[in-house]
Context: one part of a larger RNA
RNA sequence: CGCAUACGGUGGAUGCCUAGGCAGCCAGAGGCGAUGAAAGACGUGGAAGCCUGCGAUAAGGCUCGGCGAGGUGGCAAACAACCUGUGACCCGGGCAUUUCUGAAUGGGGAAACCCACCCCGCAUAAGCGGGGUAUCCCACACUGAAUCCAUAGGUGUUGGGAGGCGAACCGGGGGAACUGAAACAUCUAAGUACCCCGAGGAAAAGAAAUCAACCGAGAUUCCCCCAGUAGCGGCGAGCGAACGGGGACCAGCCCUUAAGCUGGAGAAUGGUUAGGCGAACGCGCUGGGAAGCGCGACCAUAGGGGGUGAUAGUCCCGUAGCCGAAAGCCUGAUCCAGUGAAAUCGAGUAGGUCGGGGCACGUGAAACCUUGACUGAAGACGGGGGGACCAUCCUCCAAGGCUAAAUACUCCUGGCUGACCGAUAGUGAACCAGUACCGUGAGGGAAAGGCGAAAAGAACCCCGGCGAGGGGAGUGAAAUAGAUCCUGAAACCGUAUGCGU
Numbered sequence: 001c002g003c004a005u006a007c008g009g010u011g012g013a014u015g016c017c018u019a020g021g022c023a024g025c026c027a028g029a030g031g032c033g034a035u036g037a038a039a040g041a042c043g044u045g046g047a048a049g050c051c052u053g054c055g056a057u058a059a060g061g062c063u064c065g066g067c068g069a070g071g072u073g074g075c076a077a078a079c080a081a082c083c084u085g086u087g088a089c090c091c092g093g094g095c096a097u098u099u100c101u102g103a104a105u106g107g108g109g110a111a112a113c114c115c116a117c118c119c120c121g122c123a124u125a126a127g128c129g130g131g132g133u134a135u136c137c138c139a140c141a142c143u144g145a146a147u148c149c150a151u152a153g154g155u156g157u158u159g160g161g162a163g164g165c166g167a168a169c170c171g172g173g174g175g176a177a178c179u180g181a182a183a184c185a186u187c188u189a190a191g192u193a194c195c196c197c198g199a200g201g202a203a204a205a206g207a208a209a210u211c212a213a214c215c216g217a218g219a220u221u222c223c224c225c226c227a228g229u230a231g232c233g234g235c236g237a238g239c240g241a242a243c244g245g246g247g248a249c250c251a252g253c254c255c256u257u258a259a260g261c262u263g264g265a266g267a268a269u270g271g272u273u274a275g276g277c278g279a280a281c282g283c284g285c286u287g288g289g290a291a292g293c294g295c296g297a298c299c300a301u302a303g304g305g306g307g308u309g310a311u312a313g314u315c316c317c318g319u320a321g322c323c324g325a326a327a328g329c330c331u332g333a334u335c336c337a338g339u340g341a342a343a344u345c346g347a348g349u350a351g352g353u354c355g356g357g358g359c360a361c362g363u364g365a366a367a368c369c370u371u372g373a374c375u376g377a378a379g380a381c382g383g384g385g386g387g388a389c390c391a392u393c394c395u396c397c398a399a400g401g402c403u404a405a406a407u408a409c410u411c412c413u414g415g416c417u418g419a420c421c422g423a424u425a426g427u428g429a430a431c432c433a434g435u436a437c438c439g440u441g442a443g444g445g446a447a448a449g450g451c452g453a454a455a456a457g458a459a460c461c462c463c464g465g466c467g468a469g470g471g472g473a474g475u476g477a478a479a480u481a482g483a484u485c486c487u488g489a490a491a492c493c494g495u496a497u498g499c500g501u
Stems, first nucleotide, its partner, number of pairs: 001500009015486001016450002020421002022418007029410002031165002039101003042055003046079001049075003061095006070083003106115003116133007135162005140156004169200001170198005180187001184234001210217002221248005231239002252402003255346001260339006270330004275323003281296005297314002299303001305317003351375008361387001382397005437444002457485001460472004
């Protein structure tokens, strides 16, 4: 040094577990904000830090309910000082307080800071307390040119509104490229990503100048089929309908003061934000421990689930079922107010020409819709459409407006489910994680769970540096469960013995 066996060290795989995730289903909610949001800074405790809560009334104040004996949040024990049947703590409703920053709004600013003015009150010396002072839009009032009236404009601490934030969904305005075409330019990707504006709990669309085919249908939206069909297409890649049928849902109205919409009030009822009642088991055995096993019972509109020293219908919390609200919110018959409001039923419109865009449709024979430019009707004895165009026929009535439901989504709340994960998995994050750390910045972004049933967390003694660590003693079922402590694989390192060299 190797091999073998035994026993260890190191290490943290594996098994088991779950405090956290993931995906759904059923309901709820679908907004918050100048009455100052979201997000923060700084404070706040008898007590240093962090988390949570709260805001100079600061782990809280007042009040109304619920509950009923303990309580003064967590890491985190103890102490101090207190509260509590005159009902504390805790749970729910309402109210008050709510520093500073932040749309941030008196002005400024390198956010959480700096500096003002006006009015009122108290002090009247400095000062203190309260309220106000941004911008834009609308209305109103006053004022007011060229220019007489007027208008434009100006002023206003008059009244009302807006502003910012928010996961996706929605409408609109803009709008790529990689890529595919086995290169590439039309084309595709795709009206996607992305940017901007706006709105709602949904949005949008919507009551035929629609389709159809000589039969008829009867707003819109969504799903299944029609159908990868008809078509479009460097007829390449690829794009891709409609008619019609079956379903979901169903609702129609107004411009002649009306349907509807919005806001407010609001009886009954129901729901919601705390809760309450709630059946039925004992003995023996093993064991540290009974829920296990044995024996004999019981309940069940309750044998979902969780906990309890192992596996409990009958021990605990619950579960089925039933009951419950002072206060707030939702629902809501009905009532009130506002809006609807444009307008003599739709004219610079329909239509045309040129240039674009949208339609599955790339200019094509290209209808239809839309419109930047130029033009430009008829007026129901009229007009649009039926895929160039014409005729016949059929059908509809544009150039005004409103409209639930079926549909889309889930930042969020509650309940439930899983041939979903189980700590290298599942969210990046089970743990004080968008943290530590990295980066000038935009941004990137971890690792890290488990003693035990219960701390009973090892008094006391010994060695030692008043160490570290260990040995006794003690606790415990177990201490090779001793605190980075369940199990404890492998690599790797030892000790002992045997053999080999």